[in-house]
């Protein structure tokens, strides 16, 4: 410092999430030591048990008990001096807790001229007499206990009196000084009034009073210090004064009495939350969080009250009273308060020991000595954080064993890692020694002097602890782990699984080859820890002071007038309040930070600075803001002149249209619409005249024109009336800009009273249209629309742009005014519009009427959804407006703009795409190919277009992959090794369908052996699958499409995806080609070159040909010749819009043009651009993964791929007379033949048969081509038309024709009489038609398919449409890309939330009743001599009862809508003109 996520890409807005650091943490593994830290965050629930504040006999009375002496054994005397008591100090410190508290509690700065202060310190001055008492002992008592009554006695530093007293106090006077308002010190006088305690070791130690100081404390201020306004008003002792009372003090603190104040939009009250700072985390910093553990305040001490003692308290280990709750009792009554330290039980994710001393520090009480001290110092438990240490060092490659992977005879990786030498000795373990931390008091000497202080010496005292630490010995000994490896983020692969299991912070992984899941190997990364989970800050400029933004992304109020507030023109002068500089005070210590040093080092701890950015004081500066004062005129405004306009209000009035009325004329429709119907119309419509009425609304002018704040205004005429704009510069003299709350104005629609109704026209109601049609469209038609008045108060109220001032290039048009006139025009001032630059912006754009520089001020935003909802307020007659949330819920909604893609958008174009024609198909038999259906099995694969006479160029066996039976199991074929064996194989024989199984018979080469090669057998390594994945592949091929595209380099354009280049114009069959031109050039398509084919020429003439010469046959190139033709097969030549006219800048077009075999790519063909379709094919073929192995492999035999109610493709033959039949009779190409073609002869009606010949082919053969043509019959029929199907009968191939060939002969003789919607080829030698050959193959189910050649047409205006394609162009919410995307009801699960007859709780307030303990007051017959007590009473309260109300939670039968949720149901609103343009 940044990253990941919207998207096919992109830029930007925008939220989600991640790396960082932290913690009083917890969880999950782990776990070797040491320091230093920390250690109920929850229930301020509730507590057993021990402990935590007690001391002083040097105040006191008094002796338990010990000892010690004496004893007449009863005791004496002396020392000791316990417990309990009565004083005196202390108990308000120390510890804890964080429940309460938004408060002068905190924290900060001052203030007290409005106060306190016990022990401490200094100064002064003092302590004289006298007298009742109780407690405790002792005696009686009650009571389970606490406890507690009553008599007798007794002391004090307890308690009372009293003398003395001032610099106390209080009061009166008189003077002086100061101040800060009341006032304050001070001096003097003079009056009243108040003290005391003793104790001794003789050294002290204490008591009174006043002064002062120190130190704690006490009240008052300014400022600072949460969160909602959906909480807008609060308050009655309230603010305030007067007086009294009260307090250490001021003070409404409290009371009487008086006035009506006091807070408060700069947030009062209210509700919710919360003890604050110092600091601690985290940030660059500003800020944002925090309030553990140390320190400093406050608050609290079961819960709420209330005082008493005291210097101090309203009191944690005190008191009373009330409540809840525990626990004792003998049932009458009592006793408690761990938020102290341990430690329990609860609660919870979750926090220790019922330890040790008081040895240090400290604190109480005492002269001490000491005694108490869960303060505190150590110890323990806990990896709970921070810090250190270690677990070995070096050497060591055969790169070992195993593991893991890989392309595997081999590599690589774990890894110098092990083993192994060698060195070390922190730590560990043993043993031994062994500390600072202690000085001090005291006691005891000794020294100075001032008689209790200093000094200096001896003794004494350690809980941690025999601990830290040291030293010796042993020996690598005792010591690694957890997390991650898809990007973000370092780190990769195998094997399990297969949308399962699981994972996940965000994106997302997982449906059979997961770097995401679980394992394993490896790696990385921290490391005695590592990870997860919470929670804060970071990043976040995502609440923006630094530092945001609002035309379209979330955001400018509809609009104006104006209150407060905010900002404000030019000169001068005080002045210092803002600012700014300086000094002072303070900002506690700890902490952060610097320095230097101390434990071995660090954490830690010490010393010294710095810095605490802040607050107050005070001196100076005065340029800006500010205050005051005086002045200007430029802002702004008056003022006078003059023009402008649908600006407003309200009255009058016009016409032309509609409609109705009323009279004519007129006759059968009229109106609607896509097309109709419904509706009017012979009771005369419609049309037309000619009059009358009625209500609205203003054509033409008329316009990116005017006018208003907007909303909005549109006939003409008049009253009234706003208000811009020009021109004079006379007047004023800063009046000035904005503007929260408010006031006003505010389209349509609604609403409310009254009219008023012509057209139109919600809602209704008919007709259509549709599957439906509560729409669109027709025909009617009430509200409403219009007029008054009064509501409502929103609109995509829009320029989606808030007002106002300044400033900043130009080009043009328009309006109104000046400019002396003018219709001409320089300029000048306000408007209204266009284009541009600079600048801005995400981009579109904006651009003097900025969305650009700049000032002010207001209003508004902070991801989608949930919601503009809900609830409350409020306004409204109501519709409904205005304010305006949450739970839950998503990783995104979102703008701009780019490439596609699609549009029931648009232009151009094009193509058998339409049309124009000429033959089909779709009815019928049949043939074949699919679907289904049966089936043991009907093997499999193709299925829109691009699958269906396709794979298959040929299933009877075989093919064969299916099915049933039967066999085999290193295997039907391939090959290594190893061992045996000498066969192996033929032939015969049995069984069997056969395969195969079992016999018989024969039987190995080479060498002299080893052996060696052949063969079999066993055995092990292999094989072998047409089994699955075409969605893992490679190859191939279909299809768009033989459609004209599809991309690159460089440049240049855009932030960027991208664009330009490939757009434009013209042309072409074409991104062909010119022109133009930010492009220029290139590739792969196109063409072209390449086979054929048309013409010629050259060469070359067999087997082919024969013109001319000669022979010869019935006759024939038959033969000798011959090289001309035709042909054959090689090279060529031609054809390019070359030439001409005509247009066109070119390209290039037209032309019955001319020449030419061909004329404008001559005609086929082969070639097929980037790519699409997860297209096809694992069954052609390779192939990666799975899967099977006595089978899914292989052999064999029989069946099946051929079934048959039906449904579809493609074809064959027809249906007939352009015909059928029968007889004569011409004229081809191109191909194939030695397992064959077969000439000829010869038998059959024939299919073929027997025979025999030539041909390995331009030589023979297949072979007669048919339609044509020449005749001759049929005469319109189910025929002489068609031929199915059926029946004999045969012929061929082949092992073998039953299932299941083909052909022949004979007989039979179905349906069909031109085919429905609706569809298919085809543009010339083309359709149509006619026949012929082949490949495959024994034979064939050939009508399929590939080729060939005869004869041989019609039509095409043209491009509206239909399909399918190409460019430009447009809209777009789609990118899996229109088979797209999406929208709501309903059913259905879940989840949160609103309303709900009500029901339960909470806290608070008020009103009324009662009212403990207590303080203050009052009485006071009982008691004391008194003072005083007991007793009654009031006043106030805690609680406690009732009663309406309010308000916040929880829960409620039903109910509302809202979110979610892979495959539900209507239909199809929205995105394209989304089919009716969407929207408010």
């Nucleotide at each position: 410092a940044g990253a990941g996520u919207u998207u096919g890409a992109u830029c930007c807005u925008g939220g989600c999430u991640c790396a960082g650091g932290a913690u009083g943490a917890a969880c999950g593994c782990u776990a070797g030591c040491g320091g230093g830290a920390g250690g109920c965050c929850u229930a301020a629930c509730a507590c057993a048990u021990g402990c935590a504040a007690g001391u002083c006999g040097a105040g006191c009375g008094g002796g338990a008990u010990u000892c010690a002496c004496u004893u007449u054994c009863g005791g004496g005397u002396g020392a000791u001096g316990a417990g309990a008591g009565c004083g005196g100090c202390g108990c308000a410190c120390g510890g804890g807790u964080g429940a309460g508290u938004a408060a002068c509690g905190c924290g900060u700065a001052u203030g007290c001229a409005a106060c306190c202060u016990a022990c401490c310190u200094u100064a002064a001055a003092c302590a004289g007499g006298g007298g009742a008492a109780u407690a405790g002992c002792c005696c009686a008592g009650g009571g389970a206990a606490a406890c507690u009554u009553g008599g007798a006695u007794u002391a004090a530093u307890a308690c009372c009196u009293u003398a003395u007293a001032a610099u106390a106090u209080u009061a009166u006077u008189a003077g002086a000084c100061g101040g800060c308002a009341u006032c304050g010190u001070u001096u003097a006088a003079u009056a009243a009034u108040u003290a005391a305690a003793g104790c001794u070791c003789c050294g002290g130690c204490g008591g009174u009073u006043u002064a002062a100081g120190a130190u704690g404390g006490g009240c008052a201020u300014g400022c600072g210090u949460g969160a909602c306004a959906u909480u807008a008003g609060u308050u009655a002792g309230u603010u305030g004064g007067u007086g009294a009372g009260g307090u250490a003090a001021c003070g409404g603190c409290u009371c009487a009495c008086c006035a009506a104040g006091a807070c408060u939009a700069c947030g009062a009250u209210g509700u919710c939350u919360a003890g604050g700072g110092g600091u601690u985390c985290u940030g660059a910093g500003a800020g944002g969080a925090u309030g553990a553990u140390c320190c400093c305040c406050c608050a609290c001490a079961c819960u709420g009250g209330u005082a008493c003692u005291g210097a101090g308290a309203c009191a944690c280990g005190g008191a009373c009273c009330a409540g809840a709750c525990u626990c004792c009792u003998a049932c009458g009554g009592g006793a408690g308060g761990c938020a102290g330290c341990a430690g329990u039980g609860a609660g919870g994710a979750a926090u220790a020991u019922u330890g040790g001393u008081c040895a240090a520090u400290g604190g109480g009480c005492g002269c001490a000595a000491g005694c108490c001290u869960g303060a505190a110092c150590c110890a323990g438990c806990c990896a709970u954080c921070c810090c250190g240490c270690g677990u070995g060092c070096a050497g060591g490659a055969u790169g070992a064993c195993g593991g893991c992977c890989c392309u595997a005879u081999g590599g690589g990786u774990u890894g110098u890692a092990a083993a192994c030498u060698g060195c070390u000795u922190u730590u560990a373990u043993a043993c031994a020694c062994c500390a600072a931390g202690a000085a001090a008091a005291a006691u005891c000497c000794c020294c100075a002097c001032g008689u209790g202080u200093g000094g200096g010496g001896a003794c004494c005292c350690g809980a941690c602890g025999g601990u830290a630490g040291u030293g010796u010995a042993u020996g690598a000994a005792u010591a690694a782990g957890c997390a991650u490896c898809g990007g973000c983020u370092a780190a990769c692969u195998c094997c399990g699984u297969g949308c399962c299991a699981g994972c996940a912070g965000c994106c997302g992984c997982g449906g059979u080859a997961a770097u995401a899941c679980g394992g394993a190997g490896g790696a990385u990364g921290c490391a005695a820890g590592c990870g997860u989970u919470a929670u804060c800050c970071g990043g976040a400029u995502u609440c923006a002071u630094u530092g945001g933004g609002u035309u379209u992304a979330a955001a400018g109020g509809g609009u104006g007038c104006g209150u407060a507030g905010g900002c404000g023109g030019c000169u001068u002068u005080u002045u210092a309040a803002g600012u700014c500089a300086g000094u002072g005070g303070u900002g506690a210590a700890a902490g952060u930070u610097u320095u230097c040093a101390g434990c071995u080092u660090a954490a830690c701890g010490g010393u010294a600075g710095a810095a605490u950015u802040g607050c107050c004081a005070u001196u100076g500066a005065u340029a800006c803001u500010g205050a005051a004062a005086a002045g200007c005129u430029u802002g702004a405004g008056u003022a006078c002149a003059g023009u402008u306009g649908a600006g407003g209000u309200a009255a009058g009035c016009g016409g032309a249209a509609u409609g109705u009325g009323u009279a004519g004329u007129g006759u059968a429709g009229c109106g609607g619409u896509g097309a109709a119907a419904u509706g009017c119309u012979u009771a005369g419509a419609u049309a037309u005249u000619a009059c009358a009425c009625a209500g609205a609304a203003c054509a033409c002018c008329a316009a990116u024109g005017g006018c208003g704040a907007a909303g909005g205004c549109g006939a003409c005429u008049u009253c009234c009336u706003g208000g811009c704009c020009u021109g004079u510069u006379a007047c004023u003299g800063a009046c000035g800009c904005u503007g929260a709350u408010g006031c006003a104005c505010g389209a349509a629609a609604g609403c409310g009273u009254g009219g008023g109704g012509a057209g139109c026209g919600a809602a209704c109601a008919g007709g259509a249209u549709u599957a439906g049609a509560u729409a669109c469209c027709c025909u009617g038609g009430u509200a409403g629309u219009c007029c008054a008045c009064g509501c409502c108060g929103u609109a995509a109220a829009c320029g989606a742009u808030g007002c106002u001032c300044a400033c900043u290039c130009g080009c043009u048009g328009u309006u109104u005014g000046c400019g002396a006139u003018a219709c001409a025009c320089a300029g000048c001032a306000a408007g209204c519009g266009g284009c541009c630059a600079a600048g801005c912006g995400a981009a579109a754009g904006c651009a003097u009427u900025a969305a650009g520089u700049g000032a002010g001020c207001c209003a508004c935003c902070u991801g989608g959804g949930g919601a503009g909802u809900a609830c409350g307020a409020u306004c409204g007659c109501a519709a409904g407006g205005u304010u305006g949330a949450a739970a839950c819920u998503c990783a995104a909604a979102g703008g701009a703009a780019u490439u596609g893609a699609c549009g029931g958008g648009g232009g151009c174009c094009c193509g058998c795409a339409c049309a124009a024609g000429c033959g089909g198909a779709g009815g019928a038999a049949c043939a074949u190919g699919u679907g289904g259906u049966u089936u043991a099995a009907u093997u499999c694969g193709a299925u829109g277009a691009u699958a269906c006479g396709c794979g298959a160029g040929g299933a009877a066996c075989c093919u064969u992959a299916c099915c049933c039976g039967g066999g085999c199991u290193u295997g039907a074929a391939a090959u290594g090794c190893a061992u045996c064996u000498g066969a192996c194989g033929u032939a015969c024989c049995u069984g069997g369908a056969a395969a195969c199984a079992g016999g018989u018979a024969u039987u190995c080469u080479a060498g002299c052996a080893a052996u060696a090669g052949c063969a079999g057998a066993u055995g092990u390594g292999u094989a072998g699958g047409u089994g699955c994945u075409g969605c893992a592949u490679g190859g191939u091929u279909g299809u768009c499409g033989u459609c004209a595209g599809c991309u690159c380099g460089u440049g240049c354009c855009g932030u960027g995806a991208g664009g330009u280049g490939u757009c434009g114009g013209c042309u072409u069959a074409a991104g062909u080609c010119c022109c133009a031109u930010a492009a220029c050039g290139a590739g792969c398509g196109c063409a072209a070159c390449c086979c054929u084919u048309a013409u010629c020429a050259u060469u070359a003439g067999u087997u082919g040909c024969c013109a001319g010469c000669g022979g010869g046959u019935c006759a024939a190139g038959c033969c000798g010749g011959g090289a001309a033709c035709u042909c054959u097969a090689a090279u060529g030549a031609g054809a390019c819009u070359g030439c001409c006219a005509c247009c066109g800048u070119a390209a290039g077009g037209u032309g019955u043009g001319a020449g030419g075999a061909a004329g404008g790519u001559g005609g086929g063909g082969a070639u097929g651009a980037c790519g699409u379709c997860a297209a096809a094919u694992c069954a052609g073929c390779a192939c990666g993964g799975c899967c099977c192995u006595u089978a899914u492999g292989u052999c064999c035999a029989g069946g099946g791929c051929g079934a048959c109610a039906c449904a579809c493709g493609u074809g064959u033959u027809a249906c007939a007379a352009u015909g059928g039949c029968c007889g004569g009779u011409a004229c081809a190409g191109a191909g194939g033949g030695u397992u064959g073609c077969u000439a000829c002869c010869u038998g059959g009606u024939g299919a073929c048969a027997g025979g025999a010949u030539g041909c390995u082919a331009a030589u023979c053969c297949c072979a007669u081509a048919a339609a044509g043509u020449c005749g001759g019959u049929c005469c319109c029929a189910g025929u002489u038309c068609g031929g199915a199907u059926u029946g004999g009968a045969g012929u061929c191939u082949g092992c073998a024709a039953c299932c299941c060939g083909a052909c022949u002969c004979c007989a039979u003789g179905a349906a069909g009489u031109u085919g429905g919607a609706u569809u298919c080829g085809c543009u010339a030698g083309u359709a149509a038609u006619c026949g012929c050959g082949c490949a495959u193959c024994a034979g064939c189910c050939a009508u399929g398919g590939c080729g060939c050649g005869g004869u041989g047409a019609a039509u095409a205006c043209g491009u509206u449409c239909c399909c399918g394609g190409g460019c430009c162009u447009u809209g777009u919410a789609c990118a899996c890309a229109c088979c797209g995307c999406c929208c709501g009801u309903c059913a259905a699960a879940c989840c949160a939330u609103g309303g709900g007859a009500g029901c339960u709780g909470g806290g608070g307030g008020u009103g009324c009743c009662u009212g403990a303990a207590g303080u203050c007051u009052g009485c006071c017959a009982c008691c004391g001599c008194a003072a005083g007590g007991a007793g009654c009473g009031g006043c106030c309260u805690a609680g406690g009862g009732u009663a309406a109300a309010a308000c916040c939670a929880g829960u409620g039968a039903c109910u509302g809508g809202g979110g979610u949720u892979a495959a539900g149901u209507c239909g199809u609103a929205a995105c394209a003109a989304g089919g009716u343009a969407a929207c408010c």
About this RNA:
Small-subunit ribosomal RNA from an uncultured bacterium, 1480 nucleotides, folded computationally. The coordinates come from a structure-prediction model, not an experiment, and the mean pLDDT is 84. The sequence is in RNAcentral, with records from Greengenes. It matches the Rfam family "Bacterial small subunit ribosomal RNA".